[in-house]
RNA sequence: GCGGACAUAGUAUAGUGGUAGUACGGCUGCCUUCCAAGCAGCAGAUGCGAGUUCGAUCCUCGCUGUCCGCA
Numbered sequence: 001g002c003g004g005a006c007a008u009a010g011u012a013u014a015g016u017g018g019u020a021g022u023a024c025g026g027c028u029g030c031c032u033u034c035c036a037a038g039c040a041g042c043a044g045a046u047g048c049g050a051g052u053u054c055g056a057u058c059c060u061c062g063c064u065g066u067c068c069g070c071a
Stems, first nucleotide, its partner, number of pairs: 001070007010024004018054001026042005047063005
């Protein structure tokens, strides 16, 4: 330099054109003499920009970053 893949909570991941779920973690409460465990609840995320669309996390383009391959 060329090609390809990926980017979703603090971490690991699922997901579909119609408002995003799970697990661990965090916080609060219950329970317990206390702690742990357990139970219930709460907060927390679609990398950035543009386009298509009534509507984009999803489709298209560009940028950035990571990984793989080729040279």
A computed fold for a 71-nucleotide RNA from a Patescibacteria group bacterium, annotated as transfer RNA. The RNAcentral record of the sequence draws on ENA. It matches the Rfam family "tRNA". The organism belongs to Bacteria candidate phyla, within Bacteria. The coordinates come from a structure-prediction model, not an experiment, and the mean pLDDT is 81.